[in-house]
RNA sequence: GAACGAUAAUGGCAACCCUUCCGAAAGGUUGGCACGCAAAGCCACGGGUCUAAGGUUCGCUACGAACUACGAUCGCCGGGCCGCCGAA
Numbered sequence: 001g002a003a004c005g006a007u008a009a010u011g012g013c014a015a016c017c018c019u020u021c022c023g024a025a026a027g028g029u030u031g032g033c034a035c036g037c038a039a040a041g042c043c044a045c046g047g048g049u050c051u052a053a054g055g056u057u058c059g060c061u062a063c064g065a066a067c068u069a070c071g072a073u074c075g076c077c078g079g080g081c082c083g084c085c086g087a088a
Stems, first nucleotide, its partner, number of pairs: 004086002012037002017032002021028002035075001041081003045078003048073003054068005
């Protein structure tokens, strides 16, 4: 230095649920909690998944249905960037 990752140390993050605010929704934010996490730090670049406001088409007036991401998710996977510790 690389790889690897412990019943180690020091710190860190925080699912669900409750709460606050934002949002059409998915989802995000604030506080609490603690399921988990060695990148559960950062980037939506590829794939996946979620949503469908707007748009398009159909229906033909029930404002309904289908499709659609420019929305969302990095705690779904891959990739990129950066980083703490050091038993085997």
Molecule: c-di-GMP-I riboswitch aptamer
Organism: Desulfovibrio sp.